[in-house]
Context: one part of a larger RNA
RNA sequence: CAAUCUUAAAGGAACUCGGCAAAUUAACUACCGUAACUUAGGGAUAAGGAGGGCUCAUUUAUCUUGAUUAAUAUCAAGUAUAAAGGAAGAAGCAUAAAAUAAUGUUGUACGACUGUUUAAUUAAAACAAAGCACUUUGCAAAAAGAUGAUAAAUCUAAGUAUUAAGUGUGAUAUCUGCCCGAUGUCGGGAAGAUAACUAUAUUUACUAAACUAAUUUAGGUUUGGUUUUUAAGGAAUCUCCGAUGAAUGGCGGUCUUAAUCUGAGGAUCCUAAGGUAGCGAAAUGCCUUGGCCGUUAAAUGCGGUCUUGCAUGAAUGAUGUAACGAUACAACAGCUGUCUCUAAGAUUGACUCA
Numbered sequence: 001c002a003a004u005c006u007u008a009a010a011g012g013a014a015c016u017c018g019g020c021a022a023a024u025u026a027a028c029u030a031c032c033g034u035a036a037c038u039u040a041g042g043g044a045u046a047a048g049g050a051g052g053g054c055u056c057a058u059u060u061a062u063c064u065u066g067a068u069u070a071a072u073a074u075c076a077a078g079u080a081u082a083a084a085g086g087a088a089g090a091a092g093c094a095u096a097a098a099a100u101a102a103u104g105u106u107g108u109a110c111g112a113c114u115g116u117u118u119a120a121u122u123a124a125a126a127c128a129a130a131g132c133a134c135u136u137u138g139c140a141a142a143a144a145g146a147u148g149a150u151a152a153a154u155c156u157a158a159g160u161a162u163u164a165a166g167u168g169u170g171a172u173a174u175c176u177g178c179c180c181g182a183u184g185u186c187g188g189g190a191a192g193a194u195a196a197c198u199a200u201a202u203u204u205a206c207u208a209a210a211c212u213a214a215u216u217u218a219g220g221u222u223u224g225g226u227u228u229u230u231a232a233g234g235a236a237u238c239u240c241c242g243a244u245g246a247a248u249g250g251c252g253g254u255c256u257u258a259a260u261c262u263g264a265g266g267a268u269c270c271u272a273a274g275g276u277a278g279c280g281a282a283a284u285g286c287c288u289u290g291g292c293c294g295u296u297a298a299a300u301g302c303g304g305u306c307u308u309g310c311a312u313g314a315a316u317g318a319u320g321u322a323a324c325g326a327u328a329c330a331a332c333a334g335c336u337g338u339c340u341c342u343a344a345g346a347u348u349g350a351c352u353c354a
Stems, first nucleotide, its partner, number of pairs: 001349008010340002014338001019335001028051002031049002037042001039171001054089002056086001058084005063078005091095001103333007110325002115127002131169006145155003173319003177251003182248002184244005191239003197233002201230001205226008252269005278312001279309001290306006
């Protein structure tokens, strides 16, 4: 010096990103006492207190034995069992004598809860969850959905719409506004446009073979192959018409106005419709350490409030919420070598010598 322990005057978080680490607390008793809030179950071991070992005397109950009685009752005794209460007593530094063995309280955020997760850097606010909602699913050998060559077949299911599958949200409570123009989905079928494709349809060029005409060239016909042109028809598609948001999604400017401030109101442009209820410097606010209040001697923190919201907002859920949390943040009490500021000791290493 390192690791692991023990102790510490006065102070007591001044340490530090942060009370990290350590300390405090602790078990028991049918003892006393226990708030807000609450889904009335909880919260709660809330919080906060008290008691205790040994000896002695006293009292009670039970049990056993004896006496008594017809039998209970009653009385007596006990080195029996279990309790109670005592201003009784002794020893000790210390009696829950060791070991074991909750720190508590308050506010806020997030997630309702128990549960699950990155085996070996993340346990959470992520996943799941019950509940809620939407979509699909009628089942003949064949339900939708999934696997599988395209198949057979299998799961779904020895199930049957209170079924099965998929999607979103995420207990309960109060709610869930406007927009169907775009994208998607569903429905419709009067009309139109087409895809693949159809018909020895139309049209052009080249070419192989055979036949034919001509014999100096130049051609023609038939059967194939390649190629070109353009009408017609043609679907569950598209156009078209309608519906649909707990489908993907979206939810405005400018000017002016009640003497001043504000802007109920007015004007105008654009839009499918212009953000409703709520909440709001938020896990979302750039400016920003926003303004004000509380907390502190002092606060870019935390809580409350305001609302001008760069860029909140309603199942991409909104707002509250008891209980719960090895969650995050802030505060208080207690506690302490975290610190002021270090010191001493023990064990094991290291070191020196042998």